[in-house]
Molecule: c-di-GMP-I riboswitch aptamer
Organism: Candidatus Dadabacteria bacterium
RNA sequence: CUACCUAAAAGGCUAACCUUUUGAAAAACUGGGGCGCAAAAUCACAGGACUAAGGAUCAUAAUCUAAGUCGGCUGGAUCGCAGUA
Numbered sequence: 001c002u003a004c005c006u007a008a009a010a011g012g013c014u015a016a017c018c019u020u021u022u023g024a025a026a027a028a029c030u031g032g033g034g035c036g037c038a039a040a041a042u043c044a045c046a047g048g049a050c051u052a053a054g055g056a057u058c059a060u061a062a063u064c065u066a067a068g069u070c071g072g073c074u075g076g077a078u079c080g081c082a083g084u085a
Base pairs, nucleotide, nucleotide: 002085003084004083012037013036017032018031021028022027035072041078042077043076045075046074047073048070049069050068054065055064056063057062
């Protein structure tokens, strides 16, 4: 430096749920919690999914629409611990 990945050691993050705050919502944030995770670390580039305030259509019901959101959906990029080769 590259590849592999969990036996051990040191650790790390944190699902659902409750709570705080923001938001039209999806969702994010704060504290608790721990389903789980060898990248469940970072990034919205590509695909996919969620929401629809605003906009468009319109029977004023509803449908469509991302510049919003999801990295714990997939791919990709970048960085990283131990061990083995």